The RNA shown here (small-subunit ribosomal RNA) has 1557 nucleotides and comes from an Erysipelotrichia bacterium. Model confidence (mean pLDDT): 81 of 100. RNAcentral holds the sequence, with entries from ENA.

RNA sequence: CAAAUGGAGAGUUUGAUCCUGGCUCAGGAUGAACGCUGGCGGCAUGCCUAAUACAUGCAAGUCGAACGAAGAGAACUACACGGAAGUGUGCUUGCACAAAGAAGAGUAGAGCUCUCUUAGUGGCGAACGGGUGAGUAACACGUAGGUAACCUACCUCUUAGACUGGGAUAACGAUUGGAAACGAUUGCUAAUACCGGAUAGGUGAUUUUCUCGCAUGAGAGAAUGAUUAAAGAUGCUAAGGCAUCACUAAGAGAUGGACCUGCGGUGCAUUAGUUAGUUGGUGAGGUAACGGCUCACCAAGACGAUGAUGCAUAGCCGACCUGAGAGGGUGAACGGCCACAUUGGGACUGAGACACGGCCCAAACUCCUACGGGAGGCAGCAGUAGGGAAUUUUCGUCAAUGGGGGGAACCCUGAACGAGCAAUGCCGCGUGAGUGAAGACGGCCUUCGGGUUGUAAAGCUCUGUUGUAAAGGAAGAACGCUAAUGAGAGGGAAUGCUCAUUAGGUGACGGUACUUUACCAGAAAGCCACGGCUAACUACGUGCCAGCAGCCGCGGUAAUACGUAGGUGGCAAGCGUUAUCCGGAAUUAUUGGGCGUAAAGGGAGCGUAGGCGGUGCAAUAAGUCUGAAGUAAAAGCCAGUGGCUCAACCACUGUAAGCUUUGGAAACUGUUGUACUAGAGUGCAGGAGAGGCAAAUGGAAUUCCAUGUGUAGCGGUAAAAUGCGUAGAUAUAUGGAGGAACACCAGUGGCGAAGGCGGUUUGCUGGCCUGUAACUGACGCUGAGGCUCGAAAGCGUGGGGAGCAAAUAGGAUUAGAUACCCUAGUAGUCCACGCCGUAAACGAUGAGAACUAAGUGUUGGAGGAAUUCAGUGCUGCAGUUAACGCAAUAAGUUCUCCGCCUGGGGAGUAUGCACGCAAGUGUGAAACUCAAAGGAAUUGACGGGGGCCCGCACAAGCGGUGGAGUAUGUGGUUUAAUUCGACGCAACGCGAAGAACCUUACCAGGCCUUGACAUCCCAAGCGAAGUUAUAGAGAUAUAAUGGAGGUUAACUUGGAGACAGGUGGUGCAUGGUUGUCGUCAGCUCGUGUCGUGAGAUGUUGGGUUAAGUCCCGCAACGAGCGCAACCCUUGCCUUUAGUUACUAACAUUCAGUUGAGGACUCUAGAGGGACUGCCGGUGAUAAACCGGAGGAAGGUGGGGAUGACGUCAAAUCAUCAUGCCCCUUAUGGCCUGGGCUACACACGUACUACAAUGGCGAUUACAAAGAGCAGCGAACUCGCGAGGGUAAGCGAAUCUCAUAAAGGUCGUCUCAGUUCGGAUUGGAGUCUGCAACUCGACUCCAUGAAGUCGGAAUCGCUAGUAAUCGUAGAUCAGCAUGCUACGGUGAAUACGUUCUCGGGCCUUGUACACACCGCCCGUCAAACCAUGGGAGUUGGUAAUACCCGAAGCCGGUGGCAUAACCUGAAAAGGAGUGAGCCGUCGAAGGUAGGACCGAUGACUGGGGUUAAGUCGUAACAAGGUAUCCCUACGGGAACGUGGGGAUGGAUCACCUCCUUU
Repeated sequence: CAAAUGGAGAGUUUGAUCCUGGCUCAGGAUGAACGCUGGCGGCAUGCCUAAUACAUGCAAGUCGAACGAAGAGAACUACACGGAAGUGUGCUUGCACAAAGAAGAGUAGAGCUCUCUUAGUGGCGAACGGGUGAGUAACACGUAGGUAACCUACCUCUUAGACUGGGAUAACGAUUGGAAACGAUUGCUAAUACCGGAUAGGUGAUUUUCUCGCAUGAGAGAAUGAUUAAAGAUGCUAAGGCAUCACUAAGAGAUGGACCUGCGGUGCAUUAGUUAGUUGGUGAGGUAACGGCUCACCAAGACGAUGAUGCAUAGCCGACCUGAGAGGGUGAACGGCCACAUUGGGACUGAGACACGGCCCAAACUCCUACGGGAGGCAGCAGUAGGGAAUUUUCGUCAAUGGGGGGAACCCUGAACGAGCAAUGCCGCGUGAGUGAAGACGGCCUUCGGGUUGUAAAGCUCUGUUGUAAAGGAAGAACGCUAAUGAGAGGGAAUGCUCAUUAGGUGACGGUACUUUACCAGAAAGCCACGGCUAACUACGUGCCAGCAGCCGCGGUAAUACGUAGGUGGCAAGCGUUAUCCGGAAUUAUUGGGCGUAAAGGGAGCGUAGGCGGUGCAAUAAGUCUGAAGUAAAAGCCAGUGGCUCAACCACUGUAAGCUUUGGAAACUGUUGUACUAGAGUGCAGGAGAGGCAAAUGGAAUUCCAUGUGUAGCGGUAAAAUGCGUAGAUAUAUGGAGGAACACCAGUGGCGAAGGCGGUUUGCUGGCCUGUAACUGACGCUGAGGCUCGAAAGCGUGGGGAGCAAAUAGGAUUAGAUACCCUAGUAGUCCACGCCGUAAACGAUGAGAACUAAGUGUUGGAGGAAUUCAGUGCUGCAGUUAACGCAAUAAGUUCUCCGCCUGGGGAGUAUGCACGCAAGUGUGAAACUCAAAGGAAUUGACGGGGGCCCGCACAAGCGGUGGAGUAUGUGGUUUAAUUCGACGCAACGCGAAGAACCUUACCAGGCCUUGACAUCCCAAGCGAAGUUAUAGAGAUAUAAUGGAGGUUAACUUGGAGACAGGUGGUGCAUGGUUGUCGUCAGCUCGUGUCGUGAGAUGUUGGGUUAAGUCCCGCAACGAGCGCAACCCUUGCCUUUAGUUACUAACAUUCAGUUGAGGACUCUAGAGGGACUGCCGGUGAUAAACCGGAGGAAGGUGGGGAUGACGUCAAAUCAUCAUGCCCCUUAUGGCCUGGGCUACACACGUACUACAAUGGCGAUUACAAAGAGCAGCGAACUCGCGAGGGUAAGCGAAUCUCAUAAAGGUCGUCUCAGUUCGGAUUGGAGUCUGCAACUCGACUCCAUGAAGUCGGAAUCGCUAGUAAUCGUAGAUCAGCAUGCUACGGUGAAUACGUUCUCGGGCCUUGUACACACCGCCCGUCAAACCAUGGGAGUUGGUAAUACCCGAAGCCGGUGGCAUAACCUGAAAAGGAGUGAGCCGUCGAAGGUAGGACCGAUGACUGGGGUUAAGUCGUAACAAGGUAUCCCUACGGGAACGUGGGGAUGGAUCACCUCCUUU
C1' cells in the first nucleotide's frame, strides 16, 4: 500500500418451428446413513430418534494458622533401673575405689508442648465449572440507549477503627425408642458461632443553606433522636510492641447482575374482534429497585386490517452452507445470552438460587422393609437397556491451563490435558523408479490378414518414503517450595514483604515426536460408469421375460441402455447410492416477470381509509447527501506475514455493513406560509339523442267468437303420419273480443357507467357536446373494505294470457332415437311489488394523465372560409409483439393507483364461514396423480368445405360378365399327403413358357451316413465308365464281360476329421428384381430475398397446353430429375445394292422354270419429309387456339420402348445372392408307390353356346408374322379319320410346317330345345412315352345334358379402335379354351362435366401427423390408491364455573412454651422468639357444560390410475342438428330442448332424408 476479482448451461410437449410453462440433470455442502472396498500419519468430529428408564463407579470440597474434643505417635517431667566414654585417688601399670552420670529401656503424670488422622461446631465454596434444548413468538435474543429507580461476597485503592460485657449449644458422656432411615430425654464444654452496651462515620426521618440539572430531582454542608466490630489466629520480640492473614465502618474503583425503552427477525384472516387488575388515577403495602407488582377506592378506559386475540411451529445470536450479488436455507462442534434439571407447586439459606449431584409438599415410576415406615432422580464423565438408518472407553493424569479451599505445603477437580474406538470429515504420504519387443503366454475381438490388453508382464539395473529390527532421544517445566547469597522500600531494629542469582526438585501423554543404522520391491487398490444429457464400446447370454431407469426412455431373436466378460473413461483409500439445503430457477422477478389469444382486468359505477399529485417565492431540515466520534466481544470470513518438512491446522497484524451521538449542505420529496391559472369546477348562450320514469293513445298482423257465402278437403313434410273437417273445416266477407310486439325509416347511425334502450304524444328528470372566458383557485387522480346498479333463466304474492314455447303427449326417422322433423301443449314469456346477483356480463384489452407520421368515411357542434372541438369506423408509418396482430379509440413511449396470475388434472370440488325462501352465490384448499397441459404460426393429410381442371370417370354408344355347360385358378372341406408362396384396386388362366415317372419341394415304405456334390490328409490297390446275368418294387448287392487310365499318382476302395448338404425359419435383418399410385405432371436444388424460426418465394397470379407446355406479369434469377425430343416400328419419297426375292421390255418354260434385267414390288442400308413453316380470324401486338391452302402425312401423324422425388415395413430368403438362428445316422441323400388332378359347396377369369347377320353341304379368293436337324418333313401310297409306310428337300427371302378363316357363289334347313347347342356316357382306335389305372391329347361310331340372351350388381372400349375371323410361336416326348405375337373384315357414339370413381392445382377449417381405417367423450363392469360425509367410539389441548385444598410465604392470634435484653432483692412481669390454631393466596385432584384438534367407524359420495371389457358416438371438418357460456327442465350415458348471450362458426348459384366403426 491493499483488503478485491464478478454471472456458462443442457434434456424433455411438435412431423418440424417459435413462445409460454412445468419436470429433470450437470455444481457445492453435511454431526450423516447404507452397499462394496480398505495401507499409514496429522488435525478435527462422533445419540440429529425416547427432555425414555437407569445397575455400578467417579464428577465439590477445603481450612487444625477459628474451636472444643477423640485417636495415634513423639517430646517433656518425676520415679526406679542402667551404667559407656571421660575425670579424680590408690597403686603391683592394670587393677581397685569415689563422685557425677550419657545412650538405652520401663512405669506414672501434666496440659502453656509438637506431629498426624478424624466426626462435630465455625468460615469460605457449593449460584462457578459441566450437560441439554423440553418449554418459550417473549424485552427470550440481537443491536443501540437509559437507571436522577438499583444491588454487588471474594479483589484493588483511600480513610478511620478493632473498646467493654454476657448467656448458650453441638461434639462428648449417661439413659432410651426404632428393622432401618433417624431420633428423644438428661448432664458438661469451646470459638473468628450468638447477644447487650460505648465510640466513629454512614444510612433513613424532620428542619435548613448553597450549587447544578431535560422533569421527577442530584450534589455539598449544618442541627435533633435510632443502628457496629472477633481482648481473633500465626510468627518475632526481654518488654512495650511489631509483621502477616483475618475482621468492622465509610468512600471510590473493578467485576458480576437487575429493571426500563427504540428498532429487528414466522406461518395461518378458512383465527376479526380481544380485555375486569383489564387501562388510567389517588393512597397504602411490598421489593435491591421503578411499576397494577399487590390491595382499597374512583373513572371507563386499553389493544386491533401498519393484523389485536387465537392456533400451529420454533431456544435466540456471533456464525455455518449456498449464491456474482441481492437473497435463500440452517442454528451440530467453538463462543455469547436465555431456559430447564423425573412432572407440578413452594419457599429457606445466602452477596448471589426460588438452587442438576440442597430442603418441603403433591403426582407418576423404581428400590428397601421386621408392613409400622423409609430411600431415589446421569439433559455431569464413562457405561446399560430401549428406540432407531445411525453416533465411541464403565481408560490415564492433575504434568500443563483454569477453578474451590488454605498463610503455605498441599488437598479436590470425569473442568481440562491426553490416550482408546470409528475412513465420520478435511489435509498429506505411499502402494515403487528406470530400462525392457520375441510386441511372449493367457484373455477378448476378428474382415481370419490381424488387432487389443501392451512397456503392461517376465527379465535386467536401481531407490527405501512407508514398513520391520536396533540404537539414541526431545520441546511442552514456568513455577511453588527448601537452602544459601545479594539488592530494594518503609522502619529504630528483628521477624517479615518484594525482586535477582545459585543449588536441589516436578511429565499423564511416553521411550511418544524426531534422528541414525541395517534389511527386502518385499506387506499395501478399489469403486462407479460407458444410449443422449455426460468423459468412456465391443462380444456373448436373455427375448416386453428377467431386469434397468435422475429425465427422455431401453427390453417383443443381431440390445453400445438388462446380465456377464474383455476393453475404455472418471475418481482414488476411497468410490457409489439415499436423505436434506442452496444454486442453476429471471420458476414469487427490490436488483429481475407478467395479465387481447398461453395462467391472469374485478360485470359496471359512486365513494371511505390509504397511495400519488400543477406553477412562483420564502421558511424549516423529517427523508436525502456529507465530515467526525462511540459501538460493532473473541473466534470465524478476507488480505498480508510467520510456525509445524508441505498442507489441513495454528499464531500475529490489518479491514466492515448496521445502530447511536454530533457538525454541515438545501437541489429534490415532505411540512408551514403566501401568491397564480394551464388541471378541476361554476356561470352565460346554443345543440343532438331508441338516456330514464309515469300516463295517454294509434294502425298492421296472429288467434278466438258471431253471422253470411261456399264445399271436400285442409294442414304438414325430403316423403309421410298424428291432427282439423259433412255436427260444414280450409278459403272468403262483415262485425266484435283480447293480449303481445312496434314493419318501412334503420345506418361498423345515436344515447347510456355497464346491463341495456326503437310506434306516437304529454309531463317529470339525469348526463353529454360546442361557443364564451365572468367567477372559485389544486378544490385533483385512483380507490382495499363499504354502498348502489346489474341480460336471460329462476323464486314469492296478486293479476294477465293472443302468439311462442322447456316439461309432457302423439306421429315419423332409426338397429335404437328419452334427439334433430311434424301435430298438439303446460310452466314461462307480459304487468305490479319483492328476491336472486350470475353470463363468451367480450374489445376475452381496469381507470386517469401526457407525448408519438399520415390518409379516408361518418354523427353532433362552432366558423364567411381555411379549419377546429367532441364522438364513431377503416387503411397505414415508426414502434411493439412468441406470432397473429395493435398502431392517437395502442397491445407504442412514460407516470400514478387498484384488481389478478405462478404447470396440467383433482377443482371452482371438499370443509368452514357469510348471503339467499329455494335454486344457488361469494370466499376457497389438500391428499393423490401426470411429464406434460397450452398459445401462435408452418408443412402435409383429411372434410358428408369451396373454386378450377383432367382421365372410357360419368354421360352417349358397341360388346360382355353376373344365369347354363365345360376349362382353369382360389377359398373351404377332406386326406397319410392333398408341398409352398401370392389376398382390395395392385391375390385368384398369378409364380407355373405346359404336375402320368422325372419335375417335386409333400406323404407312406425301403435304404445311406465325410455323404449325390467341393477342397484337404492317410493307407491300400490295379482295373473306371459301359454291357450282360441273377435276387429285389427299386435303390442296392453279387458275378461275368470290358479295358479308359495309371505309380510324384488322375481313378477306385477303405479310414479319421475339418466340412458338405438343407425348396428348414426370418421379405419385419438385407441385396437384387418387381408391382402400384401413374406416363399422373409433378419432385427438387444453388444463389438471392422475406421470416426470430419451422418455412416461404421461385413452383403462386392472368392466359394457354396432352404436359411446371409455352407466353405475359411478379423479389426473384438460374439449374437439375421428370414432360417433350433423341431410339425402335409403321405411313410417303429419293438414293445405294440386287439373292434365295421381283419380272416391264426380249428370249424360254406346264410353272420367274431358265437366260437376261436393275425398271417395278420387295428386302435392308443411307438420306429427305412436318416446323403451327404459309394464309385468314380470335387473343393483349404474346403464347396459343380456330379455319384454310399445299402435302403421303397437320398440329404429339399411329403404335412401342422409356416410369421423376417418393408412398405402401407392398411382393419375393421357393429364381439368385446373403446376415443371423436352427437340423447334422437327419429338417441331408437315394429309391418305389402315392399325392399336388380329392369334392357337399362359394368366388374369380376364360371358352362354347342359346341360333337365320345363323347351322350344314358344295364351290371359290386374298394375308402377315413366325418356327425347323434328337427338327420341319414335301411328293407318292394305306387308313372314313387320328395316323401309318416309304422318302426328296431344307440349318432355310431357296425346302417344309402351310389348305388361312371370316368373305364370295350355289344349295338346304324355316324358328323348334331344332339339321341350334355340344356337355356327358358307351364302344372302337391313333400317337407320344420305361409306363397313359389313379391322371394325357387326338380320331371314328353312337349318345345328345343344361342352355331360348341371363336379378341385384358390374367390366372393357373413342378408329384401323371395339366387335368378329383365322394364323404362328414359346414351354414341350406328349398335352393349350391359357399366354405372347400376327394379319383379315371392320363399326356406333361423345350434348356435355350436374353426379359416381381416381388424380392435379389454388383456397379454407382442423383438437389429425401411425395423418379420418385419425382423434376422442360419458355411464356401466373389474382391480388398486388417496380423500369427503357418517349413527357414533376414543384420545388430547387450552379455557370457564364450582368443590376440595398439600407444602409454603404473608397476616392475625385468647391460651401455651421461652437462656441472653429491660424492670425487679427475689418471685414475677415486659420486649422479642417458637410451636399450635385461624385466615388470604395456592399445585395436583374432582364435578359440569361447551370450544378446538387428532385417531378410528358399519355404510356412503364423488375423484384418480390401470395394452387390447360393455353401451352408444357428444366434441375436433359445416364432425354430419355449428360450437360454446349462464340458467331452467328432462334423459342409461355421452347429452337433448327452452330463454338470453358470444364468435373463439364453415359455406354462401337453389333445394336436397338417414347412417358411416